Predicted 3D model of a 475-nucleotide part of an RNA (small-subunit ribosomal RNA, 3' major domain) from Thermoactinomyces mirandus. Its Rfam family is "Bacterial small subunit ribosomal RNA". Gene Ontology terms of the family: structural constituent of ribosome and ribosome.
[in-house]
Context: one part of a larger RNA
């Protein structure tokens, strides 16, 4: 110099307290351990692994197992012969991979031949989700959006180095202000960007009886862009004015304002730390298999289950359940696609096939909610597991193993032990929709907006972290 302390001081984060809703219990989903298997493929491990890579495991993905096949090979490039294709379509064997058979087919050309394929050969060689992220390169987590982290030049010290960057205020900030042997500058911090809250203005096949007119069920028609909205440009906020305080930066109050003291969010993650993670996204050293550790194919298997642990879901209900009626969104997706009206089934769905490359048309009843009723405290008209029969769907194909729908059945749970999480405002906690993967399959994930709280004295105490200074037998 650092690191560290059951050492001080100052100071911050939902870090403790205040305060609301969960986790542990229940049942299920989903991920891991562990055991089991011919296989249950591989990786991820305190924070920062464990609904994690997997934004879609029936087949294929598939990297694992059994079995059946192939060796210049499923892919690349080169050489030689042979044929003229090669893709297709049919028939036989097989479980497919293949394998025989049979039908049809290619351009240029000076005709030797060449383009291109197939097949047949040698061989260079392809090939490897084999190994080693303690060889590596991107790429990421994390401390932490924390306020650090450094260089030149000068000055001090034999030197490591130190000063600067310490110190008084002071910010969300190494933020700014004064002081100072330091003077300056870089990478961080703000700011430029994006979105969102207010006006203006340009611009209307969306939206409006605002005014007129037709029609009268609908902005449906004329017409009209004022408004809504949409999306381009500007304006707006800056401690500008006002008061108080202070040396100065800044503080506090206060008017005006949609809006204040970085308004809200979001992208933006310094030197560096953890031989952190990835050689299974790619790359790529080495090492190591080449009739196999390559490479096709069928089955199966990743979906096992005495059990244990983490994220979830759904509930134990009366601020509830159930029935019948009646309103209001934002953000998205859509042509091998979204599918309107209508029919047809209790239903999932079928049949239909209009419009729509979509502010035009479809996805599309949003739902809590509000008004009626009904249920009366019961393991219940709570809760729905799990079994039974029917049935629909997608797909070559739902048996191992999808996802729905209707009947029946109706399990544990009556509020959760030790202990822990998240949450400070349109946030928590409730409600429902969207969308990526996707043939099909969502309690996950990523978005959207309805509905809408309660606490916060205060930092003494857990946990992280910033400077300073202080002990050290660590480095």
């Nucleotide at each position: 110099u650092g690191a560290c302390g059951g050492g001080g001081g100052c100071c911050c984060g939902c870090a403790c307290a205040a305060g609301c809703g969960g986790u542990g219990g229940a049942g299920c989903a989903u991920g891991u351990g562990g055991u089991u298997u011919a296989a249950u493929u591989c990786g991820a491990a305190g924070c920062a692994a464990c609904g994690c890579g997997a934004a879609g495991a029936a087949c294929c993905u598939u990297a694992c197992c059994a079995g059946g096949g192939c060796u210049u090979g499923a892919c690349a490039u080169c050489c030689c012969g042979c044929u003229g294709a090669c893709g297709c379509c049919u028939u036989c064997a097989g479980a497919g991979a293949u394998g025989a058979a049979g039908g049809g087919u290619u351009c240029c050309u000076g005709c030797g031949g060449g383009a291109c394929a197939g097949c047949g050969g040698a061989g260079a060689c392809a090939g490897g989700u084999g190994g080693u992220g303690c060889a590596u390169g991107g790429u990421u987590g994390u401390c932490g959006u924390c306020a650090g982290c450094u260089c030149g030049u000068g000055u001090c010290g034999u030197g490591a180095g130190a000063u600067g960057u310490u110190g008084g205020g002071u910010u969300c900030a190494g933020u700014c202000c004064c002081g100072c042997a330091a003077c300056g500058a870089g990478c961080g911090c703000a700011a430029c960007c994006c979105u969102u809250g207010u006006c203006g203005u340009c611009a209307g096949u969306u939206g409006c009886c605002a005014g007129c007119a037709c029609a009268g069920a609908a902005g449906g028609u004329g017409g009209g862009c004022a408004c809504u909205c949409u999306g381009g440009c500007g304006a707006g906020a800056c401690a500008g004015c006002c008061g108080g305080u202070g040396a100065a930066a800044g503080c506090c109050g206060g008017a005006g304002g949609a809006a204040g003291g970085u308004g809200g969010g979001g992208a933006u993650g310094a030197c560096g730390u953890c031989a952190a993670a990835u050689c299974a996204u790619c790359a790529u050293g080495c090492c190591c298999c080449u009739u196999a550790u390559g490479u096709c194919c069928u089955g199966g298997g990743c979906u096992a289950c005495a059990c244990a642990c983490g994220u979830g879901c759904u509930a134990c209900a009366a601020u509830g359940g159930c029935u019948g009626g009646u309103a209001c969104a934002g953000a998205g997706g859509g042509u091998a696609g979204c599918g309107a009206a209508c029919c047809c089934g209790c239903g999932a769905g079928g049949g239909g096939g209009a419009g729509c490359c979509a502010a035009u048309c479809c996805c599309g009843g949003a739902a809590a909610g509000c008004c009626a009723g009904u249920c009366u405290c019961a393991g219940u008209u709570c809760g729905g597991a799990u079994c039974g029969c029917a049935g629909g769907c997608u797909g070559c194909a739902a048996c191992u193993c999808g996802c729905c729908u209707g009947c029946g059945u109706g399990a544990a749970g009556c509020c959760g032990g030790a202990a822990u999480c998240g949450c400070u405002a349109g946030u928590a906690a409730u409600c429902g929709c969207g969308g990526a993967u996707c043939a099909g399959c969502a309690u996950g994930c990523c978005g959207c907006g309805g509905u809408g709280a309660a606490u916060a004295c205060g930092u003494u105490c857990c946990c992280g972290g910033g400077c300073c200074u202080u002990g050290u037998a660590c480095a």